[in-house]
Context: one part of a larger RNA
RNA sequence: GAGUAACGAUAAUGGGGGUGAAAAACCCCCACGCCGAAAGACCAAGGGUUCCAGUUCGACGUUAAUCGGAGCUGGGUAAGUCGACCCCUAAGGCGAGGCUGAAAAGCGUAGUCGAUGGGAAACAGGUUAAUAUUCCUGUACUUGGUGUUGCUGCGAUGGAGAGACGGAGAAGGCUAUAGCAUCCGGAGAACGGUAGUUCCGGUUUAAGGUCGUAGGCAGUUCCCUUAGGCAAAUCCGGGGGAACAAUGCUGAGAGCUGAUGACGAGCGUCCACGGACGUGAAGUGCUAGAUGCCCUGCUUCCAGGAAAAUCUUCUAAGCUUCAGGCAACACGAAAUCGUACCCGAAACCGACACAGGUGGUCAGGUUGAGUAUACCAAGGCGCUU
Numbered sequence: 001g002a003g004u005a006a007c008g009a010u011a012a013u014g015g016g017g018g019u020g021a022a023a024a025a026c027c028c029c030c031a032c033g034c035c036g037a038a039a040g041a042c043c044a045a046g047g048g049u050u051c052c053a054g055u056u057c058g059a060c061g062u063u064a065a066u067c068g069g070a071g072c073u074g075g076g077u078a079a080g081u082c083g084a085c086c087c088c089u090a091a092g093g094c095g096a097g098g099c100u101g102a103a104a105a106g107c108g109u110a111g112u113c114g115a116u117g118g119g120a121a122a123c124a125g126g127u128u129a130a131u132a133u134u135c136c137u138g139u140a141c142u143u144g145g146u147g148u149u150g151c152u153g154c155g156a157u158g159g160a161g162a163g164a165c166g167g168a169g170a171a172g173g174c175u176a177u178a179g180c181a182u183c184c185g186g187a188g189a190a191c192g193g194u195a196g197u198u199c200c201g202g203u204u205u206a207a208g209g210u211c212g213u214a215g216g217c218a219g220u221u222c223c224c225u226u227a228g229g230c231a232a233a234u235c236c237g238g239g240g241g242a243a244c245a246a247u248g249c250u251g252a253g254a255g256c257u258g259a260u261g262a263c264g265a266g267c268g269u270c271c272a273c274g275g276a277c278g279u280g281a282a283g284u285g286c287u288a289g290a291u292g293c294c295c296u297g298c299u300u301c302c303a304g305g306a307a308a309a310u311c312u313u314c315u316a317a318g319c320u321u322c323a324g325g326c327a328a329c330a331c332g333a334a335a336u337c338g339u340a341c342c343c344g345a346a347a348c349c350g351a352c353a354c355a356g357g358u359g360g361u362c363a364g365g366u367u368g369a370g371u372a373u374a375c376c377a378a379g380g381c382g383c384u385u
Base pairs, nucleotide, nucleotide: 013031014030015029016028017027018026032382033381034380035379040362041361042360043359046342047341050340051075052074053073054072055071056070060068061067080141081140082338083337084336086119087118088117092113093112094111098107099106100105122139123138124137125136126135142334143333145331146330147329148328149327150326151325152324153319154318158314159313160312161311162310166301167300168299169298172294173293174292177288178287179286180285181284183202184201185200186199187198204262205261208257209256210255215250216249217248218247219244220243221242222241223240224239225238226237228236229235263283266279267278268277269276270275302305348357349356364376365375366374
């Protein structure tokens, strides 16, 4: 220079009360304003205690601070079913032997790792200051093990089928959800109107079980035979024949059940004013309707669109009073790790409480083709002078 520029989005504040040494900024109430395919909600990554409570205000916070993602002291993350671990493999990595190389080492078979993919099973309500598909209540489901009983050809690292998959397009059936009505409860005023075609609020309920619909797919069963499936096969494939016209598989949703339960506007009692306890009405219909489900379907096209485990089945060696398999019942098991909180952000990546960046999911009302636009709901904020 200079007490100058600046104090980081022009979404916006005002009033009352409280606390306090002190209040424009903290807390409560009222009004106003802003977002609302987000400036709301939930995950992954990343962060790592930032979560919650009490307490403190030196420093941190672009100002003050009684406040805080700050300091201090405590507390908080509960799982057979969510995710990981686990089983399985992809690209790729490593790689016994092996090949190559002067060596270091390079490549690579068997194999072994490696998810961003495949693989068993849980929902609704309630609860905490802070966790919940984890706790509690209610109602379910899955997979091993052991035992008993009954029946019985079982057996794999091998064979076969399923697993098992692309793009585009179109139609139908549904549901989520919403709107209106119905029904239930309440309102008549400190102010103009209001007993009506008025106003306000509610009208919610899962997985599972049962049933097997709209739809999709395949002819089905039996007998004989067989240079194929590296051996075998009753399995698959090839060939021949007979019987039957239906049958089987799959498949949303709806119905019934779950539920004489839960929730539920409100009402009552108590209160330390934060809340706690009790009780509890109606809980139906129509319309619209998805980008979600049926659909890994159907039609069509050429560029022809993973693998393995697993499941089912077949036999080989072998076993065949055993072992093993199937069914029912009973008992018992399901370990370990993650789980707080932020997540279009003041908590991640940007040296900052930085107008930048950040994958996925949810998707209400009026207007509308629409996730545009504008205004709103739930919810969240007014961006720390």

Predicted 3D model of a 385-nucleotide part of an RNA (large-subunit ribosomal RNA, domain III) from Permianibacter aggregans.
NCBI's taxonomy places the organism under Bacteria, Pseudomonadota, Pseudomonadales, Pseudomonadaceae, Permianibacter.
Rfam family: Bacterial large subunit ribosomal RNA.
Its mean pLDDT, the model's own confidence on a scale to 100, is 86.
The full RNA is in RNAcentral, with records from ENA.